The RNA shown here (SAM riboswitch aptamer (S box leader)) has 116 nucleotides and comes from an Anaerolineaceae bacterium. Of the family's consensus pairs, 97% are formed in the model. The coordinates come from a structure-prediction model, not an experiment, and the mean pLDDT is 81.

RNA sequence: AACUCAUCAAGAGAGGUGGAGGGACCGGCCCUGAGAAACCUCGGCAACCACGGAUCACAACCGCAGGUGCUAAUUCCGGCAGAAUCCGUAAGCAGGGAUGUUCUGGAAGAUGAGGU
Numbered sequence: 001a002a003c004u005c006a007u008c009a010a011g012a013g014a015g016g017u018g019g020a021g022g023g024a025c026c027g028g029c030c031c032u033g034a035g036a037a038a039c040c041u042c043g044g045c046a047a048c049c050a051c052g053g054a055u056c057a058c059a060a061c062c063g064c065a066g067g068u069g070c071u072a073a074u075u076c077c078g079g080c081a082g083a084a085u086c087c088g089u090a091a092g093c094a095g096g097g098a099u100g101u102u103c104u105g106g107a108a109g110a111u112g113a114g115g116u
C1' cells in the first nucleotide's frame, strides 16, 4: 500500500508550547484570537487484540488493562440506488418536479484484527 472480516446513535478534558486554521473529499452547516492544527504532560472513556477465568473444546459470558484506539456536534448532516410520501392529473399510468421528508441498502471514510 491494496485486500478480507468486524464495528461506527453510547462514552470520555485540563494544563503547557504554538500562532491560524480545523471538522478526510465535495456541498451544507459548524468549531476557532474567550486561541485552530501540531507537539508535550497529566487525566478520562471504551474494550478490538493480548492475557486470565470458565469449557473436553469452541463460541457466548465474566475479569484485567499489556498493544492499539478514542476523548464538539450520529462517521456533524447529505453525496449513489431503491421504497413510501407530497405536487402535478377529472381520476389514474408513464414521464416530470420539490435537487423535499422518512426508511432501507450501498459508496466513501475511520478504528481494530488478519493473512499478503
Stems, first nucleotide, its partner, number of pairs: 001116001003114006013042005021031003025079004043071003048067002051063003075108001080105006086097002